[in-house]
RNA sequence: UUGUUAUCAAGAAAGGUUUAGGGAAUAGACCCAUUAAGGCCUUAGCAACCCUCUAGUUUUAUUAAAAACAGAGAAGGUGCUACAUUCUACCACGUUAGUGGAUAGAUAACGA
Repeated sequence: UUGUUAUCAAGAAAGGUUUAGGGAAUAGACCCAUUAAGGCCUUAGCAACCCUCUAGUUUUAUUAAAAACAGAGAAGGUGCUACAUUCUACCACGUUAGUGGAUAGAUAACGA
């Protein structure tokens, strides 16, 4: 960089430092921001993808175990800690409001 699969309206902030822009990209809207946003670092936390555990259930297997599910957990690998992935844009339904899906994106695991 790319492929597959899963998830994306829940949850969780302080300090230091730096700086004028920032919320992925384009457009519009709406927000955040010198009462310091955003970035970086530290600490803390959230969550449970990987992970750890089990006198559990089922299946496969046959002597060793593996997988799925369920339950418990948080040491470790990531991730995350304004706003729904901030909302809309494309398609379908719908009078509208809106609902569902797609695209794009983010994250994880596995692979190339």
Molecule: SAM riboswitch aptamer (S box leader)